The prediction has a mean pLDDT of 77. This is a predicted structure of a 100-nucleotide RNA (Glycine riboswitch aptamer) from Yoonia litorea. Lineage of the source: Bacteria > Pseudomonadati > Alphaproteobacteria > Paracoccaceae > Yoonia.

């Protein structure tokens, strides 16, 4: 410089599963002082999802006391209409490791 392989940032993709019901407040339209519609929150209830994050352990590995570990498993956490997120994938790039 090159190879591997960690960790970061930009960008493009990215899936499931109720726009669930009931309850508190708040905001917008209309009405006008009742209320309707809608969105956002609080508490509560049942249902579901799995690809932030976490746990659990099959195979396998290792220095074999135990110890890493899957896209598998649980759902704690986070989700269930857009919209954030998002494991993972290409694409530019920055750091530093190892080998040469």
């Nucleotide at each position: 410089a090159c190879a591997c392989g960690c960790c970061g940032a930009c960008c493009g993709g990215g899936a499931g599963a109720g726009a669930a019901u009931g309850c508190u407040c708040c905001c917008u339209u209309c009405a006008g002082u009742c209320g309707c519609a809608g969105g956002g929150u609080u508490c509560a209830u049942c249902g579901c999802c799995g690809a932030a994050g976490g746990a659990g352990c099959a195979a396998c590995c290792g220095c074999c006391c135990c110890g890493g570990u899957c896209a598998c498993u649980c759902u704690c956490a986070g989700g269930c209409a857009a919209a954030a997120g998002g494991a993972c994938c290409g694409g530019u790039u920055g750091g530093g490791g190892u080998g040469c």
Rfam family: Glycine riboswitch aptamer. Gene Ontology term of the family: glycine biosynthetic process. The model forms 85% of the base pairs in the Rfam consensus. The sequence was found by an Rfam model in a public genome assembly.